Small-subunit ribosomal RNA, central domain from a bacterium, 350 nucleotides, folded computationally. Rfam family: Bacterial small subunit ribosomal RNA. The sequence was found in a public genome assembly.
Context: one part of a larger RNA
RNA sequence: CUAGGCGUAAAGCGAGUGUAGGCGGGCGUUUAAGUCUAUUGUGAAAUUUUUCGGCUUAACCGGAAACGUGCGGUAGAUACUGGAUGUCUUGAGUGGGGUAGAGGGUGUUGGAAUUCCCGGUGUAGCGGUGAAAUGCGUAGAUAUCGGGAGGAACACCAAAGGCGAAGGCAGACACCUGGGCCUUUACUGACGCUGAGACUCGAAAGCUAGGGGAGCAAACAGGAUUAGAUACCCUGGUAGUCCUAGCUGUAAACGAUGAUGACUAGGCGCAGGGGGAAUCGACCCCUUCUGUGCCGUCGCUAACGCAUUAAGUCAUCCGCCUGGGGAGUACGGCCGCAAGGUUAAAACUC
Numbered sequence: 001c002u003a004g005g006c007g008u009a010a011a012g013c014g015a016g017u018g019u020a021g022g023c024g025g026g027c028g029u030u031u032a033a034g035u036c037u038a039u040u041g042u043g044a045a046a047u048u049u050u051u052c053g054g055c056u057u058a059a060c061c062g063g064a065a066a067c068g069u070g071c072g073g074u075a076g077a078u079a080c081u082g083g084a085u086g087u088c089u090u091g092a093g094u095g096g097g098g099u100a101g102a103g104g105g106u107g108u109u110g111g112a113a114u115u116c117c118c119g120g121u122g123u124a125g126c127g128g129u130g131a132a133a134u135g136c137g138u139a140g141a142u143a144u145c146g147g148g149a150g151g152a153a154c155a156c157c158a159a160a161g162g163c164g165a166a167g168g169c170a171g172a173c174a175c176c177u178g179g180g181c182c183u184u185u186a187c188u189g190a191c192g193c194u195g196a197g198a199c200u201c202g203a204a205a206g207c208u209a210g211g212g213g214a215g216c217a218a219a220c221a222g223g224a225u226u227a228g229a230u231a232c233c234c235u236g237g238u239a240g241u242c243c244u245a246g247c248u249g250u251a252a253a254c255g256a257u258g259a260u261g262a263c264u265a266g267g268c269g270c271a272g273g274g275g276g277a278a279u280c281g282a283c284c285c286c287u288u289c290u291g292u293g294c295c296g297u298c299g300c301u302a303a304c305g306c307a308u309u310a311a312g313u314c315a316u317c318c319g320c321c322u323g324g325g326g327a328g329u330a331c332g333g334c335c336g337c338a339a340g341g342u343u344a345a346a347a348c349u350c
Base pairs, nucleotide, nucleotide: 003322004321005320006319007304008303012318014201015200016199017198021194022193023192025088026087027086028085029084030083031082033081034080035077036076037075038074039073040072041071042070048066049065050064051063052062053061054060091191092188093187094186095184096183097182098181099180103177104176105175106174107173108172109171110154115149116148117147118146119145120144121143125136126135162169163168206247207246208245209244210243211242215241216240220236221235222234223233258317259316260315261314262313263312266295267294268293269292270291271290272289273288274287275286276285299306300305323350324349325348332343333342334341335340
């Protein structure tokens, strides 16, 4: 470079915003860069191919033609692509009117429960397990009642439910704030799609500094189990888990399925809107848009399965794969306080 691929065989960047680039709606006018046609110049010779001829033949040599796939000039064509220009509204966006939501941030606040402290009642056990023991308890525990402190998490509602780009988001209230959906068709008039780099966000664990510390709990200690038991079980228990400010940048970051647009049978739910019909009204019925599920036809698939939320049929753009091990490692670069991350081989071997 060509080709085939990427749900599970190797392969979709964890997610978004967006630069360059690539690609891009309808109808005109214009241009003629791409594109196409004609003509012309050039494309050295030798070589190569075809053919004719010369050495007795051949190799070899000579003549002619072809080829030289290309590049340039000139004249033309104008469907498509591009450039210029005008216009349109269906793509995209804005405005008006509604609407649902654990979307994000800050502050305030509530009840249940665990633990601890104080006081009352009360007495010999409690706790724990397969069974025990370590442990706690006559210095009065466990149990129970009253009072107090503190931290963390929010039962029921709760759902195949909702929201968010992903990570993720759940007691209540207030404030600040992002996005979506429906409707209206009033406005702009292709303003669009994708997106190498870049930038931003990014669970848990971990790191730095300062707070906080109820419960849980790596490490650690003890008790058991066992041949042993650096475990599983039990009693304790420190980092951590929580908050503030920063760092880290990874996950089976999963739908293991990139984004956008178009097309291609249906059936049954759930959630949020609109319209119609009906009614006193709610419900019910019909219909439409958006989201989220289950089943299933065509088609696809190695099969499993997917199937209008495609893994079907197409288009555009990006990312990635190319036998197993060595290895997501070494070296180097970049990033990081470190832990490490990212980019990423080879020898060798099967």